[in-house]
Context: one part of a larger RNA
RNA sequence: CCCGCAUCUAGACGGAAAGACCCCGUGCACCUUUACUACAACUUGAUAGUGAAUACGGGCAAACGAUGCGCAGGAUAGGUGGGAGGCUGUGAACUCGGGGCUUCGGCUUCGGGGGAGCCAACGGUGAGAUACCACCCUUCGUUUGUCUGCGUUCUAACCUACCACCGUUAUCCGGUGGAGGGACACUAUCAGGCGGGUAGUUUGACUGGGGCGGUCGCCUCCCAAAUUGUAACGGAGGCGCUCGAAGGUUGGCUCAGGCUGUUUGGAAAUCAGCCGUAGAGUGUAAACGCAAAAGCCAGCUUAACUGCGAGACAAACAAGUCGAACAGGUACGAAAGUAGGAGUUAGUGAUCCGGCGGUUCUGUAUGGAAGGGCCGUCGCUCAACGGAUAAAAGGUACGCCGGGGAUAACAGGCUGAUCCUACCCAAGCGUCCACAGCGACGGUAGGGUUUGGCACCUCGAUGUCGGCUCAUCUCAUCCUGGGGGUGCAGAAGCUCCCAAGGGUUUGGCUGUUCGCCAAUUAAAGAGGUACGUGAGCUGGGUUUAGAACGUCGCGAGACAGUUCGGUCCCUAUCUGGUGUGGG
Numbered sequence: 001c002c003c004g005c006a007u008c009u010a011g012a013c014g015g016a017a018a019g020a021c022c023c024c025g026u027g028c029a030c031c032u033u034u035a036c037u038a039c040a041a042c043u044u045g046a047u048a049g050u051g052a053a054u055a056c057g058g059g060c061a062a063a064c065g066a067u068g069c070g071c072a073g074g075a076u077a078g079g080u081g082g083g084a085g086g087c088u089g090u091g092a093a094c095u096c097g098g099g100g101c102u103u104c105g106g107c108u109u110c111g112g113g114g115g116a117g118c119c120a121a122c123g124g125u126g127a128g129a130u131a132c133c134a135c136c137c138u139u140c141g142u143u144u145g146u147c148u149g150c151g152u153u154c155u156a157a158c159c160u161a162c163c164a165c166c167g168u169u170a171u172c173c174g175g176u177g178g179a180g181g182g183a184c185a186c187u188a189u190c191a192g193g194c195g196g197g198u199a200g201u202u203u204g205a206c207u208g209g210g211g212c213g214g215u216c217g218c219c220u221c222c223c224a225a226a227u228u229g230u231a232a233c234g235g236a237g238g239c240g241c242u243c244g245a246a247g248g249u250u251g252g253c254u255c256a257g258g259c260u261g262u263u264u265g266g267a268a269a270u271c272a273g274c275c276g277u278a279g280a281g282u283g284u285a286a287a288c289g290c291a292a293a294a295g296c297c298a299g300c301u302u303a304a305c306u307g308c309g310a311g312a313c314a315a316a317c318a319a320g321u322c323g324a325a326c327a328g329g330u331a332c333g334a335a336a337g338u339a340g341g342a343g344u345u346a347g348u349g350a351u352c353c354g355g356c357g358g359u360u361c362u363g364u365a366u367g368g369a370a371g372g373g374c375c376g377u378c379g380c381u382c383a384a385c386g387g388a389u390a391a392a393a394g395g396u397a398c399g400c401c402g403g404g405g406a407u408a409a410c411a412g413g414c415u416g417a418u419c420c421u422a423c424c425c426a427a428g429c430g431u432c433c434a435c436a437g438c439g440a441c442g443g444u445a446g447g448g449u450u451u452g453g454c455a456c457c458u459c460g461a462u463g464u465c466g467g468c469u470c471a472u473c474u475c476a477u478c479c480u481g482g483g484g485g486u487g488c489a490g491a492a493g494c495u496c497c498c499a500a501g502g503g504u505u506u507g508g509c510u511g512u513u514c515g516c517c518a519a520u521u522a523a524a525g526a527g528g529u530a531c532g533u534g535a536g537c538u539g540g541g542u543u544u545a546g547a548a549c550g551u552c553g554c555g556a557g558a559c560a561g562u563u564c565g566g567u568c569c570c571u572a573u574c575u576g577g578u579g580u581g582g583g
Base pairs, nucleotide, nucleotide: 001583002582003581004580005579006578007577008576010575011574012573014570015569022404023403024402025401027400028399029396030395031394032393035201036200037199038198039197042193043192044191045190046189047188048187049186051154052153053152054151056149057148058147059146060145061144062143063142064141065140066139068137078136079135080134081133082132085119086118087117094113095112096111097110098109099108100107101106158181159180160179162178163177164176165175166174167173204216205215206214213233217239218238219237220236221235222234240385241283242342243341247301248300249299250298251297252296253295255279257275258274259273260272261271281290282289284347286345287344288343305328306327307326311322312321313320317386330339331338332337353379354378355377356376357375358374359373361372362371411458412456413454414453415452417451419447420446421445422444423443424442428438429437465540466538467537468536470532471529472528473527474526475525478503479502480501481498482497483496484495485494486493505519506518507517508516509515546564547563548562549561550559551558552557
C1' cells in the first nucleotide's frame, strides 16, 4: 500500500415526513359576538275560517228638550229676523214638598194646595224683551239608526291526552252520545318587533419578517447629481378654505427701518425734514415673483359673462394646464385699450343611481301621458382619497391546504454599534512625585465569547435549553516554573514580561447555564469547537392536543404570567476511528 472480519457513530448539512413554528394566498374549515345580511323560532296587530244576546263607553246623522251672568240696568240680555200683542178655567199670581244646574244671586222641571190674574211696548243700553214665532251658534241630556271599543253571558263553528257505547277479541284510530272549554285557542295571509337558534359572508394595503405604532389624496422646499423627471417608515411645513370685494377698470400713491426735531407722549401712538432696491407688504404654508407694482388709497362697476377655440405644455390611460382669434351682449376709460375672477402654484372625488329647472329630441297601433335622452345644477372625510357592495367584526394551541429560505425564530455568514482586551495623550490622585499603584476628557487598534443590525445558504425540515458521557484546541495563565519594577526590610502582597508540560474538588437550593451558600484545595482559569457532543443517553425546562389559577377580553379565546399531565424512530452503504487477520 491492497483486501477482509469485528466493533464505534464524528461526517456524508445521513434516512424518514413537498416544516406543524413564521410569513404569504383578495385559500379552506370550524368557533364567537352589541360585524353585515338573511331565515327559523318567539311576539304584537289586522283579515279569514267566525256565530248569538246583553251592560257600559266613543264617533256620525236625525228628532226632542235644555244651556248662555263684563259694566250700566228691575236682572243670569247667546246671534239675526219678524212682531203689537201673548199666556191663562186643558188652571194665573202665591204657597208646600222633591229633582237637576249654578257665576250662590238665581234658572229650570215634576207633584199637592190655590182660584184669577201674569208678561210685553214706556226710561236706561252699542244691541230689547223667554210676551210670542222662525232660522242658527256654544255646551249638555234623552231616544232612534249606523259604525266602533271594552266587558259579561250563551252554543252551533272549532278544540279535548276526559267518560260511555259501537266498529272490536284492540290504552291506536274513527263514529255516536255525554261532559269540559269556546268564538278564545288553533291555522293561513299581510305588516311591525325581537331574533348567533341557524346560514352565507366580510374583517384593506404599505411595512428592513409579521403584529403593535405610524401612514394612505393634494400643495411648497431640500434630498435631486445646474432642462424635465427621480426612491426611502429620508429632513421640514401646509391644505380639505376664504373674498360680492380681497373681483373688473380708471386715476393717484410708495414701503420697513434709521437719524434729527416736536405739548401731554414714555423704546414704541400722531406730526415735519432727510436717508432709504425693498431689509416691507402680498387673506392663508413654502418657494418663486412684484416699486410711476402684483403693495396702498379712491371713483364707477359686475368679464367671478354666453357660444366657441387655432395652437401648445404635460402625459401610459383617464384626468390636468396655458391659450390668441371670432360671434353675441357688457363694465371702466377722453382714448389707445383692459376685463372669460383673485401675484402664481393646494382648498379635492371618476362612473352608476337619484332629485330639481329647462328643452324645436324620443314617445312600443294612433293622439296624449308615463318613462327616457339632451342642456344646466344638486346629493359621497366613496379621506384605504383611480372610489370592489346600498349594506360587514373577531378567535383557532382542534386546525387544514397551496407556497416561500422572495420572510422571522436556532445555527452559520457579513458587520462590530454594544461587548471584551490592549495601546496613545496625560489633567489629576498618590504627604513631595503624572506613570510603585491608579488615571478624567479624548483618541487608535485587536478579538469575534454578549445584546444587536443585515436577511446571504438551508422552510420537498440544518432537532432547540440544561445535565450525563467522551473529548479536542486557543492563551488574554487560576495553580505549579522563570524573570523586571515596587510606595519590595523579612513574611505576605501589588503590577508587568516569558511560559499551555501537567493539573484545575465535593456537596445544599434551582430544569437551570449562571448565581448564592457550606466545606476543602497548590488552584478551584477564561474561552472556541453548529452557545462541541440527542443515527451517543436523558427529557427536568421551553414549544401541540387535557385541566386549573391570576389578569385581559361581551365572547370565541389570549398571556417571554403561573401550575399538574404529556409517544425522543433508524438492523451503518460510504468516509472516519479502534482492534485483529491475510497478501
Predicted 3D model of a 583-nucleotide part of an RNA (large-subunit ribosomal RNA, domain V) from a soil metagenome. Its mean pLDDT, the model's own confidence on a scale to 100, is 84.